[in-house]
RNA sequence: UCGUGCUAGGCGGGGAGCUAGCGGUGCCCUGUACCCGCAAUCCGCUACAGCGGGGCUGAGUUCCCUCUCGCGGCCCAUCGCUACCGAGCCUGUCUCGAGCGGCUGGUGUUGACGAUACGGGUCCUGCGCGGCAGAGCCCUAUGAACCCCGUCAGGUCCGGAAGGAAGCAGCGGUAAAUAGCGCGCUCUGGGUGCCGCAGGGCUACCCGGUCCGAGCCGGUUGCUCCGGGAUAAGUCGGCAAGUAUGGGUCAACAGAGGGGCACGA
Numbered sequence: 001u002c003g004u005g006c007u008a009g010g011c012g013g014g015g016a017g018c019u020a021g022c023g024g025u026g027c028c029c030u031g032u033a034c035c036c037g038c039a040a041u042c043c044g045c046u047a048c049a050g051c052g053g054g055g056c057u058g059a060g061u062u063c064c065c066u067c068u069c070g071c072g073g074c075c076c077a078u079c080g081c082u083a084c085c086g087a088g089c090c091u092g093u094c095u096c097g098a099g100c101g102g103c104u105g106g107u108g109u110u111g112a113c114g115a116u117a118c119g120g121g122u123c124c125u126g127c128g129c130g131g132c133a134g135a136g137c138c139c140u141a142u143g144a145a146c147c148c149c150g151u152c153a154g155g156u157c158c159g160g161a162a163g164g165a166a167g168c169a170g171c172g173g174u175a176a177a178u179a180g181c182g183c184g185c186u187c188u189g190g191g192u193g194c195c196g197c198a199g200g201g202c203u204a205c206c207c208g209g210u211c212c213g214a215g216c217c218g219g220u221u222g223c224u225c226c227g228g229g230a231u232a233a234g235u236c237g238g239c240a241a242g243u244a245u246g247g248g249u250c251a252a253c254a255g256a257g258g259g260g261c262a263c264g265a
Stems, first nucleotide, its partner, number of pairs: 001265006009057003012030004020046005034054005063259006072250007080243003084238004090234002092231005097225011114211003118208005123200006129193002132189006138182001139180004148173004156165003
């Protein structure tokens, strides 16, 4: 160096959590690396730390050790950022009130604002007038077979006659009623009226007169109060978190190096 046969070992690993501790099932990260049974109100073990059964591979790209790298997880610290909760002293913003001012519009000596023991109106009461609505009267028309009136043809009755009587139809009129007209009259009613008269009352409003003598009414904008209220952008505090920085720890995969025994040539 090559060949043959064994054995150690391997046939995934890791994190958190659970646990006295170690593994597993489950969750998560890597990654592709046998099978069956057990197992989270757990299953099985004892620092040599899954148990039971079976299979494949086997001294090297695969196993073991060391070093390098470092996916990912966990912990600590800082206070930076995001976010959340709270406070409302201060700054800011918005708004309200009071006072003052600038600009501007309208109006004002043909008299602003104000005053008035002046007058009137709106207001209340009464009366009246008008109007509206309703009803009635009046007017016109229709309107009673008979039980309304007048006149009563014909006919009927009384009478010897002369003459009388009742009375249907028709005609005229009228009652109840119906319809119409409205320039008329009466009554009743009202959230009726730029109405009239009288009385009342005048807190308030409007108009006029008188007195006074220069502002008055708006729009917009600004200042003051350490005025009131709101807001929470700045600010302050807290805080389970996420993220940032730094540190620590565990660590898959990957890379590099080294590595058992026996026999033979």
This is a predicted structure of a 265-nucleotide RNA (Bacterial large signal recognition particle RNA) from a Chloroflexota bacterium. The source organism's lineage runs through Bacteria, Bacillati and Chloroflexota. The model forms 89% of the base pairs in the Rfam consensus. It was read from a public genome assembly, where an Rfam model found it. Rfam family: Bacterial large signal recognition particle RNA. Rfam links the family to the GO terms SRP-dependent cotranslational protein targeting to membrane, signal sequence recognition and signal recognition particle, plasma membrane targeting. Rfam's curators write: The signal recognition particle (SRP) is a universally conserved ribonucleoprotein involved in the co-translational targeting of proteins to membranes.